The prediction has a mean pLDDT of 88. This is a predicted structure of an 85-nucleotide RNA (c-di-GMP-I-GGC riboswitch aptamer) from an uncultured Pseudomonadota bacterium.
RNA sequence: UUGGAAAAAGGCAAACUCACCGAAAGGUGGGGACGCAAAGCCACCGGUCUACGGGAGUGUUCCUAAGAUAGCGGGGUUGCCGGCA
Numbered sequence: 001u002u003g004g005a006a007a008a009a010g011g012c013a014a015a016c017u018c019a020c021c022g023a024a025a026g027g028u029g030g031g032g033a034c035g036c037a038a039a040g041c042c043a044c045c046g047g048u049c050u051a052c053g054g055g056a057g058u059g060u061u062c063c064u065a066a067g068a069u070a071g072c073g074g075g076g077u078u079g080c081c082g083g084c085a
Stems, first nucleotide, its partner, number of pairs: 002085002004081001011036002016031006034071001040077003044074003047069004053064004
């Protein structure tokens, strides 16, 4: 440095739910734990989602500025513990 066996100290917290924010996706806080060794942090790349506003269309749809997702994957960066190789 790479791989994470068993464990300890601790950490985070899905669904659901309450309050608030948002047009929405979704977020923040409380409750709650499905899980997580980076489920710490960063939208750089790909994916997915939303579309108030803008554009096209005259049918009810499409495109998009922008936004969301780090618990979709990759990448970057920091970091606890630790047997063996």
The sequence was found by an Rfam model in a public genome assembly.